[in-house]
The part of an RNA shown here (small-subunit ribosomal RNA, 5' domain) has 524 nucleotides and comes from an uncultured bacterium.
It matches the Rfam family "Bacterial small subunit ribosomal RNA". Its family is annotated with structural constituent of ribosome and ribosome in the Gene Ontology.
The RNAcentral record of the full RNA draws on ENA and SILVA.
Context: one part of a larger RNA
RNA sequence: GGAUGAACGCUAGCGGCAGGCCUAACACAUGCAAGUCGAGGGGUAACAGGUGUAGCAAUACAUGCUGACGACCGGCGCACGGGUGAGUAACGCGUAUGCAACCUACCUUUAACAGGAGGAUAGCCCCGAGAAAUCGGGAUUAAUACUCCAUAAUAUUAUUGUACCGCAUGGUAUAAUAAUUAAAGUUUCGGCGGUUAAAGAUGGGCAUGCGUGACAUUAGUUAGUUGGUGAGGUAACGGCUCACCAAGACAGCGAUGUCUAGGGGUUCUGAGAGGAUUAUCCCCCACACUGGUACUGAGACACGGACCAGACUCCUACGGGAGGCAGCAGUGAGGAAUAUUGGUCAAUGGUCGAAAGACUGAACCAGCCAUGCCGCGUGCAGGAUGACGGCGCUAUGCGUUGUAAACUGCUUUUCUACAGGAAGAAACCUACCCUCGUGAGGGUAGCUGCCGGUACUGUAGGAAUAAGCAUCGGCUAACUCCGUGCCAGCAGCCGCGGUAAUACGGAGGAUGCAAGCGUUAUCC
Numbered sequence: 001g002g003a004u005g006a007a008c009g010c011u012a013g014c015g016g017c018a019g020g021c022c023u024a025a026c027a028c029a030u031g032c033a034a035g036u037c038g039a040g041g042g043g044u045a046a047c048a049g050g051u052g053u054a055g056c057a058a059u060a061c062a063u064g065c066u067g068a069c070g071a072c073c074g075g076c077g078c079a080c081g082g083g084u085g086a087g088u089a090a091c092g093c094g095u096a097u098g099c100a101a102c103c104u105a106c107c108u109u110u111a112a113c114a115g116g117a118g119g120a121u122a123g124c125c126c127c128g129a130g131a132a133a134u135c136g137g138g139a140u141u142a143a144u145a146c147u148c149c150a151u152a153a154u155a156u157u158a159u160u161g162u163a164c165c166g167c168a169u170g171g172u173a174u175a176a177u178a179a180u181u182a183a184a185g186u187u188u189c190g191g192c193g194g195u196u197a198a199a200g201a202u203g204g205g206c207a208u209g210c211g212u213g214a215c216a217u218u219a220g221u222u223a224g225u226u227g228g229u230g231a232g233g234u235a236a237c238g239g240c241u242c243a244c245c246a247a248g249a250c251a252g253c254g255a256u257g258u259c260u261a262g263g264g265g266u267u268c269u270g271a272g273a274g275g276a277u278u279a280u281c282c283c284c285c286a287c288a289c290u291g292g293u294a295c296u297g298a299g300a301c302a303c304g305g306a307c308c309a310g311a312c313u314c315c316u317a318c319g320g321g322a323g324g325c326a327g328c329a330g331u332g333a334g335g336a337a338u339a340u341u342g343g344u345c346a347a348u349g350g351u352c353g354a355a356a357g358a359c360u361g362a363a364c365c366a367g368c369c370a371u372g373c374c375g376c377g378u379g380c381a382g383g384a385u386g387a388c389g390g391c392g393c394u395a396u397g398c399g400u401u402g403u404a405a406a407c408u409g410c411u412u413u414u415c416u417a418c419a420g421g422a423a424g425a426a427a428c429c430u431a432c433c434c435u436c437g438u439g440a441g442g443g444u445a446g447c448u449g450c451c452g453g454u455a456c457u458g459u460a461g462g463a464a465u466a467a468g469c470a471u472c473g474g475c476u477a478a479c480u481c482c483g484u485g486c487c488a489g490c491a492g493c494c495g496c497g498g499u500a501a502u503a504c505g506g507a508g509g510a511u512g513c514a515a516g517c518g519u520u521a522u523c524c
Base pairs, nucleotide, nucleotide: 001524002523003522004521006520007519008518009517010516013376014375015374016373017372018371019369020368021334026332027331028330030329031328032327035076036075037074040073041072043069044068047067048066049065050063051062052061053060054059083287084286085285092212093211094210095209096208097207098206099205102204103203107200108199109198110197111196112195113194115149116148117147118146125138126137127136128135129134155180156179157178158177159176160175161174162173163172164171165170185192186191213259214258215257220250221249222248225247226246227245228244229243230242231241232240262284263283264282265281267276268275269274289310290309291308292307293306312323313322314321315320340366342365343364344363348362349360350359351358352357379410380409381408382407389401390400391399392398393397415461416460417459418458419457420456424451429446430445431444432443433442434441435440436439468513469512470511471510472509473494474493475492479508480507481506482505483504489496490495
């Protein structure tokens, strides 16, 4: 000098764009953050409508008839998105390969198929236990829920061949025989779904080469340890697990141990080499009160799922129960220090749905903070009797503050008031039309804006609303007076201060930067 997720002191007019718990992975009140589908189902608790009965009416009752829909069964989603960096020195990450050792829901393409039968169960109804959480019994009922039979191969398994190839185990193609395994309806009859197989796409899993902290004041470490055979297990290879057998395996090219740490793209600095760094944004990993375990599922060993143990908090009728903000806000605590218990699904995206749409603290916006970067302003021109006042001096006066002020003219960025007022929106959908034909494509019109009456524009008014901070001995731009008298104090280094201090404190003046300026901390 540059830089910062900064903090502190003094000061502060505006806007744009960004950023905002670095500390206690400390504990959390409250609200919200994952639902959706009635075009799968039995149905009808609430709301609205219709119909019927009674009644003059108000209204009451009945009725799933309709729109819809609480709870329930079922499907899909909840493994994404969002948070944090505790652990991890590791195939965790980066990079480059391999899988002849693997999986992949939804999506796309191709081919084939969908015949028949059955028993339950939630809900509803009845009864019971319990303070509650919740649970038990009986009767009855549906399905795209569940089960069985049929059919079936380019699927799976076993046996037997043939051809070609290679990367060691082997791989690919093909033939024959035997065995095993599937499905679900709904419909406005167009479709939407279902099952099997093959291929693609996407996403993952595994293995390997190289790279990836500190300490040798850590030198030996290791028994599932290293390898083999066999078995089990997995989507898959493998001591991954187990039985048996052998005695290996790693290490001065640093094993093992201890400490520290998420990794990378990046970011800062530097002429570069390098050094430092990993906040925001992107990719990967790990974690979800602490430890462990599996279940479901295409996918989890699952942040807002389950079970067990533990610590903590809460409820209790003392028998027993409930909970997990490292989601968004917010609270306490810690700390030098870090924001609103806001708005909207309008856009972008996600889930579900045929769609309308619903949900979405993802996201987009708004609020707070000079935390940073960038931009603008706080006027401009004229004006000497060089006014008053201040300060200084060689003191009837002169110098300086200083064209500075007053005063005259001008402008209106900003400001105030009033008026107008966006882009971000085009799709979906609805209506009509055209082309092929019951759907797709195109056209026209209509519908939809949180931000927001915001940005922006115009008119009027009037210099009106707007400057500080640090420094002035040398380094280092900028000097005099007064006070103090090794005191009070200053200080980054050298050093100032003991009676003429340009170094302390004040004043006048000056210098530097400027809505900031200084100080502290850290990196180069």